[in-house]
This is a predicted structure of a 1528-nucleotide RNA (small-subunit ribosomal RNA) from an uncultured prokaryote. Rfam family: Bacterial small subunit ribosomal RNA. The RNAcentral record of the sequence draws on ENA.
């Protein structure tokens, strides 16, 4: 700290994905120990059982039984148990503590105030106080426990007696305190506090315990006195209420909301402030700084993450909060509307005698449920806290502590050294070896943890008792505080920890290995099975599936999966953009808001600054310290960026006052202008109308026709009528904000400049919302309608033509209102301001110089264009008219598609408009520029490419390949050029590979072991079956070599098991061949220079060449493959060799036959020649070109040969080699037959013709290159022939094939299906051959078939070529109309480069890159998917209006009932009260109507993705009509 993914490749833009870290976590695999931590995120779901709050006899009355023990008349008493249990009342305790996060968007929470608007049990200081209840036989009046009795099936009552109190309840006192009225002072923050004063109205338990000199005494005490308890006040402390200021979630497709609503008086109510709550008054309150409404959520400290800013989150600790089955109410009480209290409703569970009752685990465990998941119905109050208590105690599921669970953190071990025959095994292997690996085993050792055995803490110290010293006190008692002695208290737990035995024993394991990611090879699989976080693997050689071997990582874990930051600067405050990638609103005016010139002093709310208070503890962090270490703990700081008060400063921003002129805007003068609106007017043209003159056409088009015209069209001419644009000036010329605006005249009226002065004095930019304007098209109403022209008709076009062309033609178009509100409304570029180099047009107004005037020059100002520097920019391009540097301010974007779409809303008649998503899908979509390719795009050039010629094919006959049908098989390849007389330079068997049907299985071949034989093994004859293959019998014949018994070689033939065999497959696994682009001129590097980059540049460019040939110029300089030369061949000459070859000259012959000869010829070595060299011309004094001369030959002489980098997964696994795969009594291999020769048909390539430039018949002449011994065969003879039978010479410049043909004389046919042409048939033969039936060739005799020059299309040729002639090889036993090679005759004809077609350079467009045979749209058809609509259906939530009303409080009533006090002798009133009733309020119910939000739903819509569907071909190139935006 980045990385993968978008291309062929770059660079940018963007989005998917990853690597990190965390976590209450779960899931599978595994699993040794220990410490320390966490553990129902889900159904606030429903709970059985146990426990989770009591305490107190020093406040109080009254008090058992079991047990035990003695007695005893057995009937029971007595002491003990015991003033105990248990249960009862009063006091005191519930609020603390423990649980959940349903509700709550709120003063709930957080921070900071405030509280002069309040409370505060218990705690501590302080002052006072703790009287008393009768009046004489009894002590204010009750009541429970208790006792009787009753009722119910329980729960749980009900009645009647009795009785205490620190319960209850009166009377007194009242310093302070309340309180109502008054007086005064001081302070003050809305009002009010404090201090004084005077008058008036409520309180206590004779309370408990010890102790005790002296006095009293009913002997109980009193009194004293300690300590406690109770009241009243003050006061703190602690805790609460309650108010305020600021802070923290979303949705505007929630924009309005509110009647107790907002205020005010008067009264209530509360501890208190207040519409908290009543009655009247008034109309207010809140709200774009987001009211109201709807979704979602407990709030902090903190926590995880990040460099920080931040973003997420609120488990466990902690602080507040709210809940407690759901709802609603209160009651006590200092504190509650109250988790383990009361009422009432409900819903659920539970007992039930069916009359009625009981219940509330979100406390601890625990149980069903629910879910991917979340512990033991433990132990202990030792510790710490907590409640009562004087205290000792007792309670505490708080909490201490086990237990379960790798859920985390954070230590430990599993062993350490040595060891190389590199063991045995696995994997692998090019078979050599690599590697697992010093790893194992062997040896030498150590002792963690686990295991045995022995010791064993700390944590404890209060309290109680006993003794001291002090304080109190009358007191040496009691207490109280400090302190000493001794004895005693652990749940954990015999644990932590020590020692000590024994033993390497008991202890690794999970992910991964194509990139990104550390870490590679076999097997198996075959687009299947299966992986995958992206990207993507799998289609038969998978590093990516799965197994293995091996590694890489982490390790008691290791992965996956969710989520959360982070990386992502991908919401941008710090830190993003907005021409073209996604974004600038069509323009404007303008309102809240935001920003804002100069200068003066002034104040201090922003700002800067010291100080204080707070910001809990814990956490983070830094020092120090205790658990061996660490996690953990404990101690101190430090920090907490805030927030409040406060003291200063006064730059700079704001307030409020003043002051300037430069901004800004007003006044005067000028001119420019399609600016706007109304009115008038005018000519040219199109059409229509009359009339003339005139005839036959005339309009259209790529051609046409449709249509118009002999009813007179068209043209052409006078007249008239009418409507819509206004030629020429016209100009990247003006004017406007923008859409827009163009004949000429006026009238109205905006706005910009520009020039000299005064005035005003910041009046100024911007601009959410708001409001105007707004092309086309459309919409309403009336008009108007010449041309044009959506629809529509018709002729063409086409496969089709709902289009493009044509001939018509309607709404529109034009004008008046009035609406629509949108366009590719663009400069795709928001509006202001200030700055930054320049060059050059041109509009408008002005200085300056000059001039007779126009011009020219020079400058200022506002505008308009072009070029170009810095500078930005991804590039492209901007570039004082910014897209540079800055400020202000408004819009506006965050991947593609879905979608500018649904629903909602608001606007509009209406089309429709603005606002404005979500499911679901994809890894991508896209800017720019590169490099190709490609165009029905330019340029330029080439080429038998077209032209221009000569032959052809396409017609026909036959021949040979193919497709195709057909067959048992028609073997198998090869398919556009570049498959199709290809492979096959040769199919009757054989080749052969296919087909029938017959053998054989280690095999027809190779190789290795074993056994057996050297001759019934082979090899020759003859035999038997048999199509053969194979087989039966018989005869003959036969090994080498040596160290010679034998050995070694060899051969057979039998057996074993490795194999052997395969024209099986794959040519998309290969190797070599091979083609084709193309013998086109081109492909490339090195340096260097530009570009971020891909890449350019060199290699473009101006010539020129067959050429990237060569020259010049150039940021390029050089170099490679290629091209051209070097190699062969033919052409000319020279020398050198002549034999089988020639023959001048000599001699000879029928013959160069022979002597001679080697001059020629010819053969084959070896050199010469040619190069634009020379001489004009041109071009740039270049390369080149042109055009004479020489020459055998010229401007590459002719010809082969030879093929760059590359393409086409081109062809060939049946030529060869070869990985793999299949087969192995068969897909191998023998053998016989048959097929590859089939035959309705379609193509390809010849071959022969149609004839007269020929047909035939006679005669005659001239090659070249080849081939032959299993051969070629003269020469005689024979046959009409083919051929035969003899047989000479040649192993080849020597014999033979061998006759070359057209040609060239002569002669015959005379235009016909012939004397043309020969297919096809019948007949008879010849050869080769084991064999010509299927299925050869070839002779002879007969037959005489279609064809009389070949449609639309197509094909070689440019010179010794084409065309015709014939010749001759190879393959071959025989077969050639194909193939290759040879020579004979031997032409026309290129003007040229528009055009077809291939290419080659430069250039443009591109949405292509598998590259045009590419890319792609859309309907429909089918399958899935989410989504909208939709008669309705059904649910949440909620609002109004109403009916109804449990329990409660509080108002009234209160006739029944009534102990305390009051009057009364007394009866019995009276106050109070209580049942009860009634009023208001009000849950839960219900009943109409509505709002919202979800689920469903017959059909119906678009939208999505899916192989190979189906119809066109719309885009992308001028995409074949330019394309696209709006609108019909």
């Nucleotide at each position: 700290a980045g990385a993968g993914u978008u291309u062929g490749a770059u660079c940018c833009u963007g989005g998917c994905u990853c690597a990190g870290a965390a976590c209450g976590a779960a899931c599978g695999c595994u699993g040794g120990c220990g410490g320390c931590g966490u553990g129902c995120u889900u159904a606030a779901c429903a709970c059985a059982u146990g426990c989770a709050a009591g305490u107190c006899g020093a406040a109080c009355g009254a008090g058992a039984a079991a047990g035990g023990g003695a007695c005893u008349u057995c009937g029971g008493u007595c002491c003990u148990g015991a003033g105990u249990a248990g249960a009862g009342u009063g006091c005191g305790c519930a609020c603390g503590g423990g649980g959940u996060g349903a509700g709550u968007a709120a003063c709930a929470c957080g921070u900071g105030g405030a509280u002069a608007a309040u409370c505060u049990a218990c705690c501590c200081a302080a002052u006072g106080a703790u009287c008393u209840g009768g009046g004489a036989u009894a002590a204010g009046g009750a009541u429970a426990a208790c006792a009787c009795u009753u009722c119910g099936a329980a729960a749980g009552g009900g009645g009647u007696g009795c009785u205490a109190a620190u319960a209850c309840c009166g009377g007194a006192u009242a310093a302070g305190a309340c309180c109502a009225c008054g007086g005064g002072c001081u302070c003050u923050u809305u009002g009010g506090a404090g201090c004084u004063u005077g008058c008036g109205g409520g309180a206590a338990a004779a309370g408990g315990u010890g102790g005790g000199g002296a006095c009293c005494u009913u002997c109980g005490g009193g009194c004293c006195u300690a300590c406690u308890g109770u009241c009243a006040u003050u006061g703190g402390a602690u805790g609460a209420g309650u108010c305020c200021g600021c802070g923290g979630c979303c949705c505007a497709u929630u924009a309005g909301c509110u009647a107790g609503u907002u205020g005010g008086u008067g009264g209530g109510g509360u501890a208190a402030u207040g519409g908290c709550c009543u009655a009247c008054c008034a109309a207010g309150g809140c709200a774009a700084c987001g009211a109201u409404g709807g979704g979602u959520a407990g709030c902090u400290g903190g926590u995880c993450u990040g460099a920080g800013a931040g973003g997420a989150u609120g488990a466990u600790c902690a602080g507040c909060c709210a809940c407690a089955c759901u709802g609603g109410a209160a009651c006590u009480g200092a504190g509650a509307c109250a988790c383990g209290g009361u009422c009432c409703a409900g819903a659920c569970u539970c007992c039930u005698a069916c009359g009625g009752g009981a219940g509330g685990c979100a406390g601890c465990a625990g149980u069903g449920g629910g879910g991917a998941a979340u512990u033991u119905u433990g132990c202990g109050c030792a510790a710490u806290g907590g409640g009562c208590g004087a205290a000792a105690g007792c309670c505490u599921g708080a909490c201490g502590c086990a237990g379960c669970a790798a859920c985390g953190c954070c230590g430990c071990g599993u062993g350490a050294g040595u060891g190389a025959u590199g063991a045995a095994g696995g994997c692998u292997u090019u078979c050599g070896g690599g590697u697992c690996g010093u790893a194992a085993a062997g040896c030498u050792c150590u002792g963690u943890c686990a295991g045995g055995g022995g010791g064993g803490a700390a944590g404890a110290a209060u309290g109680a008792u006993a003794g001291c010293u002090g304080g109190g006190u009358a007191a040496u008692a009691u207490u109280c505080a400090g302190u000493u002695a001794a004895a005693g208290u652990g749940a954990c737990g015999g644990u932590a920890c020590c020692c000590u035995c024994a033993a390497a024993g008991g202890a690794a394991g999970c992910a991964c290995c194509g990139g990104c990611u550390a870490a590679c090879u076999c097997c198996g699989u075959g687009c299947c099975a299966g992986c995958a976080g992206c990207c993507g693997c799998g289609g038969u050689a998978a590093u990516a599936c799965g197994g293995a071997u091996g590694g890489u990582g982490c390790a008691a874990u290791g992965u996956u999966u969710g989520u959360u930051c982070g990386g992502a600067a991908u919401u941008a405050u710090u830190g993003g953009g907005c021409g073209u990638a996604a974004a600038g609103a069509g323009c404007a005016u303008g309102u809240a808001g935001g920003c804002g010139g100069u200068u003066c002093g002034u104040c201090a709310a922003g700002u800067c600054u010291g100080a204080u208070g707070u910001g809990a503890a814990a956490g983070c962090c830094c020092g120090g310290g205790g658990c061996u270490c660490a996690a953990c703990c404990c101690u101190g700081g430090a920090a907490g960026u805030g927030c409040a008060u406060u003291u200063g400063a006064a730059a700079c921003a704001g307030c409020a006052a003043g002051a300037c002129u430069u901004g800004a805007g007003u006044a005067c003068g000028g001119g420019a202008g399609a600016g706007g609106a109304g009115a008038g007017c005018g000519g040219a043209a199109u059409u229509c109308c009359u009339g003339g003159u005139g005839u036959a056409g005339a309009g259209g088009u790529g051609a046409a026709a449709u249509c118009c015209g002999u009813a007179g069209a068209u043209a052409u001419u006078c007249g008239a009528a009418g409507g819509a644009a206004c030629a020429c000036c016209a100009g990247u010329g003006g004017c406007g904000a923008a859409g827009g605006c163009g004949g000429c005249u006026u009238u109205c009226u905006g706005g910009a400049c520009c020039g000299a002065u005064a005035c005003u004095g910041a009046c100024g930019c911007u601009g959410a919302g708001a409001u105007g304007c707004g092309a086309a098209a459309g919409c309403g109403u009336g008009g108007g309608g010449a041309g044009c022209a959506a629809a529509c008709a018709g002729g063409a076009u086409u496969a089709g033509a709902u289009a493009c062309c044509c001939u018509g033609g309607u709404a529109g178009u034009c004008c008046a209102c009035g609406c629509c509100g949108u366009a590719a409304a663009c400069g795709a570029u928001g509006g202001g301001u200030a700055c930054u180099a320049g060059g050059u047009g041109u509009u408008g107004c002005g200085g300056g110089u000059a001039u007779u005037g126009a011009c020219c020059c020079c400058u200022g100002c506002a505008g308009u264009g072009c070029c170009a520097a810095a500078g930005c920019u991804a590039a492209c391009g901007c570039a004082u008219u910014a897209a540079g540097u800055a400020c202000c301010c408004c819009g506006c974007c965050u991947g593609g598609g879905g979608a500018g779409u649904a629903c909602g809303g608001c606007c509009g008649c209406a089309a429709g408009g603005c606002u404005a998503a979500a499911a679901c899908u994809c890894a991508a979509a896209g800017g720019a520029a590169u490099u190709g390719a490609c165009g029905g795009g330019g340029g330029c050039c080439c080429g038998c490419a077209c032209a221009a010629g000569c032959g052809g094919u396409g017609g026909a006959g036959c021949a040979u390949g193919u497709g195709g049908u057909u067959u048992a098989a028609u073997u198998c390849g090869a398919c556009g050029c570049a498959g199709c007389g290809c492979g096959a330079a040769g199919a009757a068997c054989c080749a052969u590979a296919c087909c029938u049907g017959g053998g054989c299985u280690u095999g027809a071949c190779a190789u290795a072991c074993c056994g057996a034989u050297c001759g019934u093994a082979c090899c020759c004859c003859c035999u038997u079956g048999g199509a053969a293959a194979c087989u039966u019998g018989g005869g003959g014949g036969u090994c080498a070599g040596c160290u010679u018994g034998g050995c070694u070689g060899g051969a057979u033939c039998g057996g074993u098991g490795u194999c052997a065999g395969g024209u099986c497959c794959u040519g998309c696994a290969u190797g070599g061949c091979u083609g084709u682009c193309g013998u086109c001129a081109g492909c490339u590097c090195g340096u260097g220079u530009c570009g971020u980059g891909a890449g350019a540049u060199g290699u473009u460019g101006g010539g020129u060449u067959a050429a990237g040939u060569c020259c010049c110029g150039c940021a390029a300089c050089g170099a490679g493959c290629g091209c051209a030369a070097c190699c062969c061949u033919c052409g000319c000459c020279u020398u050198u060799a002549g034999u089988u070859g020639c023959c001048a000259g000599c001699a000879u012959u029928c013959a160069g036959u022979u002597g001679g000869g080697c001059a020629c010829u010819c053969u084959a070595g070896a050199g010469g020649g040619a190069c634009c060299g020379c001489c004009g011309g041109u071009u740039g004094u270049a390369a080149g070109c042109c055009u004479g001369a020489u020459u055998a030959a010229u401007g590459g002489g002719g010809u082969g040969a030879u093929g760059a980098c590359u393409u086409c997964a081109a062809g060939u696994c049946c030529u060869c080699a070869u990985g793999g795969c299949c087969u192995u009594u068969a897909u191998a291999u023998c053998g016989a037959g048959g097929u590859c020769u089939a035959c309705a048909c379609a193509c390809u390539u010849a071959c022969u013709a149609c004839a007269a430039u020929g047909u035939c018949a006679g005669g005659u002449a001239c090659a070249a290159a080849g081939g032959g011994c299993a051969g070629c065969c003269a020469c005689u003879u024979c046959g009409c022939g083919a051929g035969a039978a003899g047989g000479a010479g040649c192993u080849a410049a020597u014999c033979c094939c061998g006759a070359a043909a057209a040609g060239c004389c002569u002669g015959u046919c005379u235009c016909a299906g012939u004397c043309c042409g020969g297919a096809u048939c019948g007949g008879a033969g010849u050869c080769u051959g084991c064999a010509a039936c299927u299925c050869g060739a070839c002779u002879c005799c007969g037959u005489g078939a279609a064809g009389u020059u070949g449609g639309a299309a197509u094909c070689g040729c440019u010179a010794g070529u084409a065309a015709u002639c014939g010749u001759g090889g190879a393959u071959c036993a025989g077969c050639a109309u194909g193939c290759c090679a040879c020579g004979g005759u031997g032409a026309a004809u290129a003007c040229g480069u528009u055009c077809c077609c291939g290419g080659g350079c430069c250039u443009u467009g591109u949405a292509c890159a598998c590259a045009c045979c590419g890319c792609c749209c859309g309907u429909c058809a089918c399958a899935c998917c989410a989504c909208g609509a939709a008669a309705g259906u059904u649910g949440g939530c909620u609002g109004u209006a109403c009916c109804a009303g449990a329990a409660g409080u509080u108002g009234c009533c209160g006739g029944g009932c009534u102990a305390a006090c009051c009057c009364g002798c007394a009866a019995g009133g009276g106050a109070g009260g209580c049942a009860g009733g009634u009023a208001c309020c009000u849950a839960a119910g219900g009943u109409a109507c509505g709002g919202u939000u979800g689920a469903u739903g017959a059909u119906u819509g678009g939208g999505g993705u899916g192989a190979a569907g189906u119809c066109g071909u719309a885009a992308c190139a001028a995409g074949g009509u330019a394309g696209c935006c709006g609108u019909a």